The RNA shown here (c-di-GMP-I riboswitch aptamer) has 93 nucleotides and comes from Pseudanabaenaceae cyanobacterium MP8IB2.15. The organism belongs to Pseudanabaenaceae, within Bacteria.

RNA sequence: UCCCCGAAAUGGCAAUUGUUUCCGAAAGGGACAAGCGCAAAUUAGUGAGCCUAAUCCAUUCUUUACAAGGGUAAGGUUGUUACUGAUGCCGAA
Repeated sequence: UCCCCGAAAUGGCAAUUGUUUCCGAAAGGGACAAGCGCAAAUUAGUGAGCCUAAUCCAUUCUUUACAAGGGUAAGGUUGUUACUGAUGCCGAA
């Protein structure tokens, strides 16, 4: 010095809860406060899983419309999980 590894410290992230005259059809996201936890809970992407169903599809009802239940991701979720690329703080055992 590098790899594995993870004691301490600095800094970082933020489950969840609360608030919100914010965005969204919804799921979900943003902002603020507290802080369960995280050494890749950094970043870009892909598969699977999960959530939602505006739209679309067919069905039922109906003169039509409205409506009803079913399916549908092009919408979400990376703090559900696997993989790939690019990076990254500290240095006890």